Annotation
The RNA shown here (transfer RNA) has 72 nucleotides and comes from a Patescibacteria group bacterium.
[in-house]
RNA sequence: GCCGGAGUAACUCAGUGGUAGAGUAGCGCUUUCGUAAAGCGCAAGUCAAGGGUUCAAAUCCCUUCUCCGGCU
Numbered sequence: 001g002c003c004g005g006a007g008u009a010a011c012u013c014a015g016u017g018g019u020a021g022a023g024u025a026g027c028g029c030u031u032u033c034g035u036a037a038a039g040c041g042c043a044a045g046u047c048a049a050g051g052g053u054u055c056a057a058a059u060c061c062c063u064u065c066u067c068c069g070g071c072u
Stems, first nucleotide, its partner, number of pairs: 001071007010024004018055001026042005048064005
């Protein structure tokens, strides 16, 4: 230099055009003599960045950035 993959909550990941979700972690409550476990609830997102297409974009297109792999 070329090709491919990945980037979504603190972490691990779903979501392939129509309200952004789960588990773990965090916080609160219940339970317990107390802790843990368990149950219920709450909070936490400019969906890597910019632009385009569309009535509507995490999703489709273009460019850039970061990481991983391959080729040279």

About this RNA
The same sequence occurs in records of 2 taxa. NCBI's taxonomy places the organism under Bacteria, Bacteria candidate phyla. The prediction has a mean pLDDT of 85.